Source information: Predicted 3D model of a 501-nucleotide part of an RNA (small-subunit ribosomal RNA, 5' domain) from a Pseudomonadota bacterium. Model confidence (mean pLDDT): 87 of 100. Taxonomically the source falls in Pseudomonadota (Bacteria, Pseudomonadati). It was read from a public genome assembly.
Context: one part of a larger RNA
RNA sequence: GAACGAACGCUGGCGGCAUGCUUAACACAUGCAAGUCGAACGCGGCGCCGGGGCUUGCCCCGGUGUCCGAGUGGCGCACGGGUGAGGAACGCGUGGGGACCUACCCAGCGGUGGGGAACAACCGUGGGAAACCGCGGCUAAUACCGCAUACGCCCGGCACGGUUUUGCCGCGCCGGGGAAAGAUUUAUCGCCGUUGGAGGGGCCCGCGUCGGAUUAGGUUGUUGGUGAGGUAACGGCUCACCAAGCCGACGAUCCGUAGCUGGUCUGAGAGGAUGAUCAGCCACACUGGGACUGAGACACGGCCCAGACUCCUACGGGAGGCAGCAGUGGGGAAUAUUGGACAAUGGGCGCAAGCCUGAUCCAGCAAUGCCGCGUGGGUGAAGAAGGCUUUCGGGUUGUAAAGCCCUUUCACCGGGGACGAUGAUGACGGUACCCGGAAAAGAAGCCCCGGCUAACUCCGUGCCAGCAGCCGCGGUAAGACGGAGGGGGCUAGCGUUGUUC
Numbered sequence: 001g002a003a004c005g006a007a008c009g010c011u012g013g014c015g016g017c018a019u020g021c022u023u024a025a026c027a028c029a030u031g032c033a034a035g036u037c038g039a040a041c042g043c044g045g046c047g048c049c050g051g052g053g054c055u056u057g058c059c060c061c062g063g064u065g066u067c068c069g070a071g072u073g074g075c076g077c078a079c080g081g082g083u084g085a086g087g088a089a090c091g092c093g094u095g096g097g098g099a100c101c102u103a104c105c106c107a108g109c110g111g112u113g114g115g116g117a118a119c120a121a122c123c124g125u126g127g128g129a130a131a132c133c134g135c136g137g138c139u140a141a142u143a144c145c146g147c148a149u150a151c152g153c154c155c156g157g158c159a160c161g162g163u164u165u166u167g168c169c170g171c172g173c174c175g176g177g178g179a180a181a182g183a184u185u186u187a188u189c190g191c192c193g194u195u196g197g198a199g200g201g202g203c204c205c206g207c208g209u210c211g212g213a214u215u216a217g218g219u220u221g222u223u224g225g226u227g228a229g230g231u232a233a234c235g236g237c238u239c240a241c242c243a244a245g246c247c248g249a250c251g252a253u254c255c256g257u258a259g260c261u262g263g264u265c266u267g268a269g270a271g272g273a274u275g276a277u278c279a280g281c282c283a284c285a286c287u288g289g290g291a292c293u294g295a296g297a298c299a300c301g302g303c304c305c306a307g308a309c310u311c312c313u314a315c316g317g318g319a320g321g322c323a324g325c326a327g328u329g330g331g332g333a334a335u336a337u338u339g340g341a342c343a344a345u346g347g348g349c350g351c352a353a354g355c356c357u358g359a360u361c362c363a364g365c366a367a368u369g370c371c372g373c374g375u376g377g378g379u380g381a382a383g384a385a386g387g388c389u390u391u392c393g394g395g396u397u398g399u400a401a402a403g404c405c406c407u408u409u410c411a412c413c414g415g416g417g418a419c420g421a422u423g424a425u426g427a428c429g430g431u432a433c434c435c436g437g438a439a440a441a442g443a444a445g446c447c448c449c450g451g452c453u454a455a456c457u458c459c460g461u462g463c464c465a466g467c468a469g470c471c472g473c474g475g476u477a478a479g480a481c482g483g484a485g486g487g488g489g490c491u492a493g494c495g496u497u498g499u500u501c
Stems, first nucleotide, its partner, number of pairs: 001501004006497005013373006019366002021331001026329003030326003035075003040072002043069003046065008082284003091209007100201003105197008113147001115145002122137006153177006160170004182189003210256003217247003222244008259281004263274004286307005309320004337363001339362003345359001346357004376406004386397004410442001412437005420428001445490005450471003456485005466473002
């Protein structure tokens, strides 16, 4: 000098755009943050329509609805959002590899036949303070289960061709195995099998990836093999047996520290430092462990077990997990609203209408940062008054002020009023912007002035009080302390502290 997610002190007019718990991965009151589909299905309620009973204001039956409720079922809940604890690792970065999976989407080919038995809801009944649970009975389906069929597909066998022999690929035959679901507004949406694609993911490898040798040896599923199991898949991934290997001074092991990267800051560069916001990847979700469901999880707002903590309890037993958005306490030098809207973009579900969406878009708060603008312009010497100073002549503040003339940015008042929305739909917002109006009217501070370093005098103080980044100032004329006048620098900021280059 530059930089900052800064903080502190003094000061503070406006706007735009960004950014805002770096500390306790500390504990959390309250609300919201993941639902949706009646065009899969049965039931209940409500409204309406029709019929019946009829004691005249109720009951029963059937139908219907853009309505509501829980339930069965489907898809989603594995995305989006948060955090950085752990982890020195194929975690990340980069370049490759081949033994794999992939719901929804796209393309191709083929199919969608015929049956059955249940369980919720509901009704009845029982237990419990509650959470909730048991028993009996009824019932629908795109829920569940047999059967049929099989172009593909899977398994086994045989033969042929290609090929790096087993293997792999292609093709043919034989044997065996396995599918499906319907709905409606009749045009669609679905369902099953299989091939390919797209996008996504799992796995493996080369190289790179902090400090410590005052850590020198480490390792027994350890290293390899055979066989088996397991997985979507290769593999000590697991197991049995066999062998005794494997890693290490090119730093194994151990200890400490740390999310990694694109990037960011600095620097002429090389490099150094760093990893907030935004983007990619990873890891985590009270702590530890585990699996279930599923195309996908070992699953933040799912389940089970254990633990700590908090809450309810009728003491028998239960409930909870903000590192989602706000918000609270606590910690701290320090970091915001318990706001609006789904209008846009995007996501989930749905044929759709639409519903949900603290993702997102906006608004609020904060000079936290960057950028822009303003606090007026011209004229005005008797160089007014006042202040300060003086060698008492003066000098200086100083065209500065007043006065006179002028302008109206921003703010204020009145009127109009968007783009963002291809037809409808605007939270932002009566916002931006435009027009008109009034009046210089509402808007300047902070640090410094001994040298480094730009800017000097007076008074007070008297090694005191104090200053200070370094050198150093202060003990009676202090340009260094404190005040004043004057001056220098920057300016809605200016200084200080911290940190990096």